Context: one part of a larger RNA
RNA sequence: AGACGGGGACCUGCACAAGCGGUGGAGCAUGUGGUUCAAUUCGACAACAAGCGAGGAACCUUACCAGGGUUUGAAAUCCGGCUGCAAGCCCCGAGAAAUCGGGGCGCCUUCGAGGGUGCCGGACAGGUGCUGCAUGGUUGCCGUCAGCUCGUGGCGUGAGCUGUUCCCUUAAUUGGGGUAACGAGCGCAACCCCUACAUUGCGUUAAAUAUUCACAAUGGACUGCCCCGGGAUACGGGGAGGAAGGUGGGGAUGACGUCAAAUCAGCAUGGCCCUUACAUCCUGGGCUACACACAUGCUACAAUGGCCGGUACAAUGGGUUGCCAAGCCGCAAGGCGGAGCUAAUCCCAUCAAAACCGGUCCCAGUUCAGAUUGGAGUCUGCAACUCGACUCCAUGAAGCCGGAAUCGCUAGUAAACGCAAAUCAGCCUCGUUGCGUUGAAUACGUUCUCAGGUCUUGUACU
Numbered sequence: 001a002g003a004c005g006g007g008g009a010c011c012u013g014c015a016c017a018a019g020c021g022g023u024g025g026a027g028c029a030u031g032u033g034g035u036u037c038a039a040u041u042c043g044a045c046a047a048c049a050a051g052c053g054a055g056g057a058a059c060c061u062u063a064c065c066a067g068g069g070u071u072u073g074a075a076a077u078c079c080g081g082c083u084g085c086a087a088g089c090c091c092c093g094a095g096a097a098a099u100c101g102g103g104g105c106g107c108c109u110u111c112g113a114g115g116g117u118g119c120c121g122g123a124c125a126g127g128u129g130c131u132g133c134a135u136g137g138u139u140g141c142c143g144u145c146a147g148c149u150c151g152u153g154g155c156g157u158g159a160g161c162u163g164u165u166c167c168c169u170u171a172a173u174u175g176g177g178g179u180a181a182c183g184a185g186c187g188c189a190a191c192c193c194c195u196a197c198a199u200u201g202c203g204u205u206a207a208a209u210a211u212u213c214a215c216a217a218u219g220g221a222c223u224g225c226c227c228c229g230g231g232a233u234a235c236g237g238g239g240a241g242g243a244a245g246g247u248g249g250g251g252a253u254g255a256c257g258u259c260a261a262a263u264c265a266g267c268a269u270g271g272c273c274c275u276u277a278c279a280u281c282c283u284g285g286g287c288u289a290c291a292c293a294c295a296u297g298c299u300a301c302a303a304u305g306g307c308c309g310g311u312a313c314a315a316u317g318g319g320u321u322g323c324c325a326a327g328c329c330g331c332a333a334g335g336c337g338g339a340g341c342u343a344a345u346c347c348c349a350u351c352a353a354a355a356c357c358g359g360u361c362c363c364a365g366u367u368c369a370g371a372u373u374g375g376a377g378u379c380u381g382c383a384a385c386u387c388g389a390c391u392c393c394a395u396g397a398a399g400c401c402g403g404a405a406u407c408g409c410u411a412g413u414a415a416a417c418g419c420a421a422a423u424c425a426g427c428c429u430c431g432u433u434g435c436g437u438u439g440a441a442u443a444c445g446u447u448c449u450c451a452g453g454u455c456u457u458g459u460a461c462u
Stems, first nucleotide, its partner, number of pairs: 001462002003459003007456007015446002019409005026299008034290002042053002064285007073124001077123006084117002088105007107115002126274002129272003135268002137263003140259001142257001147186006153162003166177003192251004197219005203213001222245001225239005301402001305361007317348003322341002327336003368399001373394007415438007
């Protein structure tokens, strides 16, 4: 100087407390461990792994396994040779396919086998093989915490200290005062984007010279004004005006560093290793197994409810290999159909659901709950057996609010409700990312738990 303390002082945070809703019990979905397996590819493991890489495993993907093939190779650049001329397409045969054999069609040319192409040979390719403890790049956590440093000067033999400590204050090393310090840098804040208000401009796709709306520019908020507190021009409390008030709300933005943190399988890359195989092609299987354990979710256990009928109100988005209207058929999934739309025009989508109105059920394993299983179908796709989603009929399991323990959230938040999108032929999506609708309760306070900051103290640690 640090680090640590079941040392101290001060301070902060959904850290506790006060509340609301969950998890832990049930069924199912997904991930992981374990076990099994020919293979169940690999990585990620306290916080910071486990609905994570994967924003789409039937084939492909695919890296794994079995079997069948190829060896200058599936793709790249180049050289030499051949007394090859095509490659490619079609047909036939063998085959699970890859591929192999045969036949037919079939190039340009300056006629040099030149281009192109085939075969042979050689340089080489190729490797999701190892090392993230050789690396780049990127990322997580501490943490959007308020810290981390430098120049000159001063102090100290020196390590180093000072500045950065102290008082007041702040979300903030934010600002003010004081001061052997004076200044400065990276962080904070501001500048950027969205949103809440107004004005102006513009106006197709709206029935519309208006409004709403869309787009754009400008204005607006700065403790600017008043009162009180304060030593104060720092700041705090209250008020006015205002759409908005003291950082208005949200986002982007992540200092010096820490964990030899993560990633050689996104990519790049040193070294090492394989080279008729650790490369590569194909078919089938596996990644979907199942005594079990954990994690994250969904659906419930019901009457603030279930079912039936009726009536309302969104926003974000997506669409030409696409979105698909009207109409008709089907109980339905869906089918037929073909209008419109390269989209403020048409469609998904009358865009919603919870909500509201009326009826029914009467506390029961039920008109709760929906697992499981049988049957019949629809759709995508070469192909749904392993292993897809959805529909209808039947079946109707556990479950009566969950032990110890544990998680999220402070306002348009929690909770509840649906909608959309990416990926995508289809979909295991109950995931993820967004969008709106309805819309709370509580915070006395900082003793305690956890994490962090500043100063200080002790130490046999570095």

Small-subunit ribosomal RNA, 3' major domain from a Patescibacteria group bacterium, 462 nucleotides, folded computationally.
Rfam family: Bacterial small subunit ribosomal RNA.
NCBI's taxonomy places the organism under Bacteria, Bacteria candidate phyla.
The full RNA is in RNAcentral, with records from ENA.